[in-house]
RNA sequence: GGCCUCGUAGCUCAAGGGGAGAGCGUCUGGUUGCCGAUCGGGUGGCCGCCGGUUCGAUUUCGGCCGAGGUCG
Numbered sequence: 001g002g003c004c005u006c007g008u009a010g011c012u013c014a015a016g017g018g019g020a021g022a023g024c025g026u027c028u029g030g031u032u033g034c035c036g037a038u039c040g041g042g043u044g045g046c047c048g049c050c051g052g053u054u055c056g057a058u059u060u061c062g063g064c065c066g067a068g069g070u071c072g
Stems, first nucleotide, its partner, number of pairs: 001071007010024004018055001025043006048064005
């Protein structure tokens, strides 16, 4: 340098044109003599950046940036 995959919550990851979610975490309450475990409730994001397509883009297309793989 070419090609492929990926970039979504603090972390690990789903979803996939018209409502952005789970688990863990965190906060709070119940339970407990205290902690832990467990149970209830709350808290979470301009979906990497910039453009194009579309009535509408996290999703589709292009470029760029970043991570991983592969070929030379």
A computed fold for a 72-nucleotide RNA from Streptomyces noursei, annotated as transfer RNA. The sequence is in RNAcentral, with records from ENA. The prediction has a mean pLDDT of 81. Its Rfam family is "tRNA". It is annotated as a transfer RNA. Taxonomically the source falls in Streptomyces (Bacteria, Bacillati, Kitasatosporales, Streptomycetaceae).